[in-house]
RNA sequence: GAUAGAGGUUGCGCGCUUCAUCAGUAGCUUAUCGGAUGUGACAGGACAGUGGAGGAUAAGGGAAAGGGAAGUACGCCGAAAGGACAUUUCGCCUGCCGAAAUGUAACUUGGGCAUAAGUUUAAGAGGCUUAUGACUGUCAUCUUUUUAUAGAUGGGGCGCUAUC
Repeated sequence: GAUAGAGGUUGCGCGCUUCAUCAGUAGCUUAUCGGAUGUGACAGGACAGUGGAGGAUAAGGGAAAGGGAAGUACGCCGAAAGGACAUUUCGCCUGCCGAAAUGUAACUUGGGCAUAAGUUUAAGAGGCUUAUGACUGUCAUCUUUUUAUAGAUGGGGCGCUAUC
């Protein structure tokens, strides 16, 4: 350098199907009240609005996306996730801001779980970040051993094991 593997039965990720939630919510329609604003935040514009805006109440009618659970199929073991930067798309237009997708570099993280805080979200679900905790996997050193191992300390995936 190349090839092949391991960590877990709650390893990781992208799809598809079903179910619940979202939610009797939002848009929409009608009636009443009300009386000047409204178009995601900010600035400018453009449009709509006294032929009645936003808002509130009542009735009618009534979703969807994202996220979740189960099943199934595929790709895998820096699997993947996050931060940074760039490009594109969406949000009435521009700036800005927010969201999504893709890529770059190789910055952080071995892995899942629990708890707490922050953030996201309709949400006490879930995701992300940080901290703590035990568990687990691997390597190094030391001690121990019934020679199967066990314990302590420490490190990280550009690592570890096997073969060439």

RNAcentral holds the sequence, with entries from MGnify. A computed fold for a 164-nucleotide RNA from a mouse gut metagenome, annotated as Lysine riboswitch aptamer. The model forms 100% of the base pairs in the Rfam consensus.